[in-house]
Predicted 3D model of RNase P RNA and transfer RNA as a complex of 402 nucleotides. The prediction has a mean pLDDT of 78.
RNA sequence: CUAGUGGGCAGUGAUCGCGGCGAAAGCUGAGGAAAGUCCGGGCUCCAUAGGGCAGGAUGCUGGCUAACGGCCAGUGAGGGUGACCUUAAGGAAAGUGCCACAGAAAACAAACCGCCAUUUUUAAUGGUAAGGAUGAAACGGUGCGGUAAGAGCGCACCAGCAGCUGGGUGACCAGUUGGCUAGGUAAACCCCAUCUGGAGCAAGACCUAAUAAAAACAAUAGAGCGGCCCGUGCUGUUUUGGGUAGGUCGCUAGAGAUUCGUGGCAACACGGAUUCGAGAUAGAUGAUCACUUAUACAGAACCCGGCUUAUUACCCACUAAUUUU
RNA sequence: GUGCCUGUAGCUCAAUUGGAUAGAGUAUCUGACUACGGAUCAGAAGGUUGGGGGUUCGACUCCCUCCAGGCACACCA
Numbered sequence: 001c002u003a004g005u006g007g008g009c010a011g012u013g014a015u016c017g018c019g020g021c022g023a024a025a026g027c028u029g030a031g032g033a034a035a036g037u038c039c040g041g042g043c044u045c046c047a048u049a050g051g052g053c054a055g056g057a058u059g060c061u062g063g064c065u066a067a068c069g070g071c072c073a074g075u076g077a078g079g080g081u082g083a084c085c086u087u088a089a090g091g092a093a094a095g096u097g098c099c100a101c102a103g104a105a106a107a108c109a110a111a112c113c114g115c116c117a118u119u120u121u122u123a124a125u126g127g128u129a130a131g132g133a134u135g136a137a138a139c140g141g142u143g144c145g146g147u148a149a150g151a152g153c154g155c156a157c158c159a160g161c162a163g164c165u166g167g168g169u170g171a172c173c174a175g176u177u178g179g180c181u182a183g184g185u186a187a188a189c190c191c192c193a194u195c196u197g198g199a200g201c202a203a204g205a206c207c208u209a210a211u212a213a214a215a216a217c218a219a220u221a222g223a224g225c226g227g228c229c230c231g232u233g234c235u236g237u238u239u240u241g242g243g244u245a246g247g248u249c250g251c252u253a254g255a256g257a258u259u260c261g262u263g264g265c266a267a268c269a270c271g272g273a274u275u276c277g278a279g280a281u282a283g284a285u286g287a288u289c290a291c292u293u294a295u296a297c298a299g300a301a302c303c304c305g306g307c308u309u310a311u312u313a314c315c316c317a318c319u320a321a322u323u324u325u
Numbered sequence: 326g327u328g329c330c331u332g333u334a335g336c337u338c339a340a341u342u343g344g345a346u347a348g349a350g351u352a353u354c355u356g357a358c359u360a361c362g363g364a365u366c367a368g369a370a371g372g373u374u375g376g377g378g379g380u381u382c383g384a385c386u387c388c389c390u391c392c393a394g395g396c397a398c399a400c401c402a
Stems, first nucleotide, its partner, number of pairs: 002320007011291006018029004031297001035308002038306005043200004050230004055196005060074005075089001076087004090191002095189002097185003112132002114128006140158006159181001161178007204249004213240005221235002224232001242401003256275008326398007335351004344382001353369005375391005
């Protein structure tokens, strides 16, 4: 100097105003993403969530977790000089489908040109996948031998496949032997393995107020049970019209936070101590001034764990390449 | 707040189970016709298929992510 990786911080004080708690004094009051609603779980109701099919999701290996499509540690592949980064990465040798145009041929192979042989010689028949041409992709690649010309036809090396041996928990890696070769596509159907009941706090429970019924369907049915069947308990269900627009709970003490120790490479787990930091219901968290280098993106509505996206100013640690000394 | 749906020329819609150049109608512009205008006829322009990334030889179509717009959902009897 140019890069790579990881992390920190998200103001402080005064005055006024607003929500919650409290008799009062007073205490307390948005985020790292509160967001998108993309996943997972708790909680509540439907049966303490049952059986089968269908559907859906995930997809290298091992581990962590309440769970996950998340995280950690690795393997393979790809990119980069490097630090390092990316990776939906099972099966194409179970089956089916597709591979436009071009090209002779796009997959049980195949002869357009070329090459070689023979003959009936401006051509026909046979052999040939080494060469040309087409394409994203042409039935292993390079070289030597061999041949009429050629060909894994033979051999060496390389790629790939199968077996064996050794290492590793495993993905896989290393070595060795063999027959000479098997196109691509599964974010096409599908197969294999694992997981999966549905709805969502407008869930749901209680108190209170008011009101007007009508029609349709239905016990061979209906809905609970937002795909189907079984099973199970119940007797109504839907539409139009009518009434209410109130309160309490759920509601925040939790997979909580801070810190220390132990185990582990890590994610994380276990144990000890300390601590309580929003709870509205038209919905509070704002305004002004001062200090500071300085405030962007943005604001809770049942609660957590992730992912993704938005984001100002400043700071820290480790590492790599190049140049100079 | 919760659960869903949609996005293609200015507007309204197509695009044959992924195959090339994304097409129609209408609107716009130019020319013809007319004394002028409308209608009519001929032609032209107009597209990041909402944005970005991926799978594939190839994407409007398949997958992921973001953006924009829209819809439904109270209780009682």

Rfam match: Bacterial RNase P class A. The family's RNA type in Rfam is ribozyme. Its family is annotated with tRNA processing, dimeric ribonuclease P complex and ribonuclease P activity in the Gene Ontology.